[in-house]
RNA sequence: AGAGUAAUUCGGGAGGCCGCCGGCGGCAUUUGUCGCGGGAGGAAAGUCCGAGCACCAAAGGGCAGGGUGCCAGGUAACGCCUGGUGGGGGUGACCCCGAGGACAGUGCCACAGAAAGGAAACCGCCUGGCUCUGCGAAAGCAGCGCCGGGUAAGGCUGAAAGGGUGAGGUAAGAGCUCACCGGGCCUUCGGUAACGGAGGUCGCAAUGCAAACCCCACUCGGUGCAAGAUGAAAUAGGGGAGCGUUUGAGGGCGGCCCGCCCGAUGCUUCCGGGUUGCAUCGCUCAAGGGGCGUGGUGACACGUUCCGUAGAUGAAUGGUCUCCACCGACGUUUGGCGACAGACGUUGGUACAGAACUCGGCUUAUGAAUACUCUGACC
RNA sequence: GUCCCCAUCAUCUAGUUGGCCUAGGAUACCGGCUUUUCACGUCGGCGACAUGGGUUCAAAUCCCAUUGGGGACGCCA
Numbered sequence: 001a002g003a004g005u006a007a008u009u010c011g012g013g014a015g016g017c018c019g020c021c022g023g024c025g026g027c028a029u030u031u032g033u034c035g036c037g038g039g040a041g042g043a044a045a046g047u048c049c050g051a052g053c054a055c056c057a058a059a060g061g062g063c064a065g066g067g068u069g070c071c072a073g074g075u076a077a078c079g080c081c082u083g084g085u086g087g088g089g090g091u092g093a094c095c096c097c098g099a100g101g102a103c104a105g106u107g108c109c110a111c112a113g114a115a116a117g118g119a120a121a122c123c124g125c126c127u128g129g130c131u132c133u134g135c136g137a138a139a140g141c142a143g144c145g146c147c148g149g150g151u152a153a154g155g156c157u158g159a160a161a162g163g164g165u166g167a168g169g170u171a172a173g174a175g176c177u178c179a180c181c182g183g184g185c186c187u188u189c190g191g192u193a194a195c196g197g198a199g200g201u202c203g204c205a206a207u208g209c210a211a212a213c214c215c216c217a218c219u220c221g222g223u224g225c226a227a228g229a230u231g232a233a234a235u236a237g238g239g240g241a242g243c244g245u246u247u248g249a250g251g252g253c254g255g256c257c258c259g260c261c262c263g264a265u266g267c268u269u270c271c272g273g274g275u276u277g278c279a280u281c282g283c284u285c286a287a288g289g290g291g292c293g294u295g296g297u298g299a300c301a302c303g304u305u306c307c308g309u310a311g312a313u314g315a316a317u318g319g320u321c322u323c324c325a326c327c328g329a330c331g332u333u334u335g336g337c338g339a340c341a342g343a344c345g346u347u348g349g350u351a352c353a354g355a356a357c358u359c360g361g362c363u364u365a366u367g368a369a370u371a372c373u374c375u376g377a378c379c
Numbered sequence: 380g381u382c383c384c385c386a387u388c389a390u391c392u393a394g395u396u397g398g399c400c401u402a403g404g405a406u407a408c409c410g411g412c413u414u415u416u417c418a419c420g421u422c423g424g425c426g427a428c429a430u431g432g433g434u435u436c437a438a439a440u441c442c443c444a445u446u447g448g449g450g451a452c453g454c455c456a
Stems, first nucleotide, its partner, number of pairs: 001375006008369003012324007020039002023036005041352001045363002048361005053224004060258004065220005070084005085099001086097004100215002105213002107209002122155002124151007132143004163181006182204001183202008228281004238271006250262003273455002288307008325350011380452007389406004398436001408424005429445005
């Protein structure tokens, strides 16, 4: 210098002036005015998960449906995090894994290939019979053809061909037998466990796909602050049709059944009409944050102390000036053979992005700093 | 703010139980033929799975993330 990896931190700083939105206090009290103090983020984003909170019954059962899926721990909870196991990738720092089950069942595996899964004989190899031909004195040998048998070693196809390599064995072959490797099962040792080590045993066919249906285990009631509560405003508290009143319409915002609750000047729908996109609460102190100590490999937990931190609603959190910081360009100048480095001046820039009930995560966008790894060059 | 749906040539679309997809069709566009010329007709061409990753032998199709677009939702009576 280049290429990368990881974890954490910061997200320009100080001051002046002019504004914007809340809070508290004083004076006036309809609007106001003065003072004090506060005012975006690490992602406020995507709305992908998990909760709090609210209503529906304190949401109850079953089916259907959804989600998750190695082990242990953390947590309010999670599909998140931490540590490990197994597998995979990288020269390395280090990283990635939706990683239950394919003897519960069903299905799929195009094309090619003989055969695509409780196999199969196309070529090949070995072999029996028959006919013919050639050689031969004969026995017989060799070959073409036909009808059979054995064989999964070799070839061909494919993403995938029924453990692999070697030796023995055989007519030729084959876990047929043996050694080693791989695999299943059992025992034992270590570990909480996933799993790992060792020993024994079984010649070990039955692949792959479950981000195909499915099975197993665990788990999920629904809707979401436009939840919900109170109030205000307004009227033609009107009319038609249908259903229903204890044999119960309809509702309890998701598919069905049951159950439970509500339910009669009731419900649905159409016509006609009104009111505003209204006020207050919910609404910000919250599983809150920082420091220190203790325990733990760690996520995290406990103790203590300090701080307490935006609440708008066509939606505030801004604009401008000065100085400083960092980066780039240009110019002048100093040093140096030079690449370049330093100083000064001018000018431009300082990412991604804007809360909307609140938290914990994930993902995505994004500027800089730090540590480490590899490669190259120089000392 | 909350919830839901969609994305294939320039346009409208087929395909989304994974394989014959090197993705088919129509219109438009370009070129040839036809015609005195243009149109019509006819033949040929151009041209796409929103983006990135994963599962699989194999992905437009299945899964995840992102991007873009569209839709629904107040109260009284």
Background:
Predicted 3D model of RNase P RNA and transfer RNA as a complex of 456 nucleotides. The coordinates come from a structure-prediction model, not an experiment, and the mean pLDDT is 76. It holds a member of the Rfam family "Bacterial RNase P class A". The family's RNA type in Rfam is ribozyme.